[in-house]
RNA sequence: UGAGCAAGCAAGGCAACAGCACAAUAUAAAAAUUGUGAGGAAAGUCCGAGCUCCACAGAGCAGGGUAGCUGCUAACGGCAGCCAGAGGCGACUCUAGGGCUAGUGCAACAGAAAACUACCGCCAUAUUAUUAUAUGGUAAGGGUGAAAAGGCGAGGUAAGAGCUCACCGGCAGCAAAGAGAUUUGCUGGCCGUGUAAACCCUACCCGGAGCAACACUGACCAGAAUGUAUUCGUUUGCUCGACGGUUCUAACAAGUGGCUUAAACCUGGCGGCAACGCCAGCGUUAGAUAGAUUGUUGCCAAAUACAGAACUCGGCUUAUAUGUUUGGUCACUUU
RNA sequence: GGGGCGUUAGCGCAGUUGGGAGCGCACAACACUGGCAGUGUUGGGGUCAGGGGUUCGAAUCCCCUACGCUCCACCA
Numbered sequence: 001u002g003a004g005c006a007a008g009c010a011a012g013g014c015a016a017c018a019g020c021a022c023a024a025u026a027u028a029a030a031a032a033u034u035g036u037g038a039g040g041a042a043a044g045u046c047c048g049a050g051c052u053c054c055a056c057a058g059a060g061c062a063g064g065g066u067a068g069c070u071g072c073u074a075a076c077g078g079c080a081g082c083c084a085g086a087g088g089c090g091a092c093u094c095u096a097g098g099g100c101u102a103g104u105g106c107a108a109c110a111g112a113a114a115a116c117u118a119c120c121g122c123c124a125u126a127u128u129a130u131u132a133u134a135u136g137g138u139a140a141g142g143g144u145g146a147a148a149a150g151g152c153g154a155g156g157u158a159a160g161a162g163c164u165c166a167c168c169g170g171c172a173g174c175a176a177a178g179a180g181a182u183u184u185g186c187u188g189g190c191c192g193u194g195u196a197a198a199c200c201c202u203a204c205c206c207g208g209a210g211c212a213a214c215a216c217u218g219a220c221c222a223g224a225a226u227g228u229a230u231u232c233g234u235u236u237g238c239u240c241g242a243c244g245g246u247u248c249u250a251a252c253a254a255g256u257g258g259c260u261u262a263a264a265c266c267u268g269g270c271g272g273c274a275a276c277g278c279c280a281g282c283g284u285u286a287g288a289u290a291g292a293u294u295g296u297u298g299c300c301a302a303a304u305a306c307a308g309a310a311c312u313c314g315g316c317u318u319a320u321a322u323g324u325u326u327g328g329u330c331a332c333u334u335u
Numbered sequence: 336g337g338g339g340c341g342u343u344a345g346c347g348c349a350g351u352u353g354g355g356a357g358c359g360c361a362c363a364a365c366a367c368u369g370g371c372a373g374u375g376u377u378g379g380g381g382u383c384a385g386g387g388g389u390u391c392g393a394a395u396c397c398c399c400u401a402c403g404c405u406c407c408a409c410c411a
Base pairs, nucleotide, nucleotide: 001331002330003329005327006326007325008324009323010322012300013299014298015297016296017295018294020037021036022035023034024033025032039306043317044316046315047314048313049312050311051210052209053208054207058240059239060238061237063206064205065204066203067202068082069081070080071079072078083097084095085094086093087092098201099200103199104198105195106194107193119142120141121138122137123136124135125134126133127132150168151167153165154164155163169191170190171188172187173186174185175184176183177182214257215256216255217254218252223248224247232244233243234242235241264284265283266281267280268279269278270277271276336407337406338405339404340403341402342401345360346359347358348357354391362378363377364376365375366374367373384400385399386398387397388396
């Protein structure tokens, strides 16, 4: 200098004028004054929780979810570290990463055969008589296919074959190391295709609904009816169990609470490889209910992306103009 | 705000143990007719909403995204 890797950060600022929402002060009420006022994803609603109601969460079956190990956490399908596999010269990145050696299914077309297989070929025997037929052996060779019975070499054989042996791969057993996944070594020819994002099996987890949940107050109507077993509703599906209702008509998108200070964030210290935890701080904090957070102008080189809170948190995923920081790697050049 | 469902030809739809992309109407050409209608024959037309993954192979199985539809306030 060029290429590439990883982790991030900012998401306009200042001033003037006009305007909106909420809170506080003050007041009989208002005007007024002061303070505060969107995001890194507020989004998708994909997971996990808090909170509320249904029996404080019930029984059985069905159903759903997760899937290497250890830890972190309120919890998780999240995060961190490690293991194994794959990719890259490397920094580093990616993985729905249990089990087809439990059972069942499927593998179109092609092919003899898609899992106890013989079409061609090779070999032996018999007949025939030199080319065929029959029987048997054979997975080394050909052909088909995405995939063909561990791979490759040597020995061996009638021809062949883990039939035997060396090396490599897998599986099983034993020993050692490790917290564990796993790794290393030895032994055994044990060598059983692929597919579980096919049914299924194993281990662990899961009650349902969601703030339009739910609780309270009022207006309108307007009161009437009394008894029991069926039936109906809620409790995701079924069977129980539990609770509530049972007839007629009407009823305002009424009001208040839930509603925002919390497993929160920031700064510093300590522990830990890290995720994270503990301690301290005269550090920070939107809360509407037709829904506020805006508009114009000037300066700063430019101001433009994705996008707008609606009960609240922890994650994941997706969208994103421009600017910018730090730490590794590789190649070339110069000293 | 919170649940549920869908997307296949111009329109309406089917497509299940994953292997051929189809049906009806519409459209085009031809035949029958003097002409139209109608009938018959033949034919064209598809990014299976988009992207990624699993698999030998995906409309179909899994994940993400886009668009559309529908239900929920009080209520026995």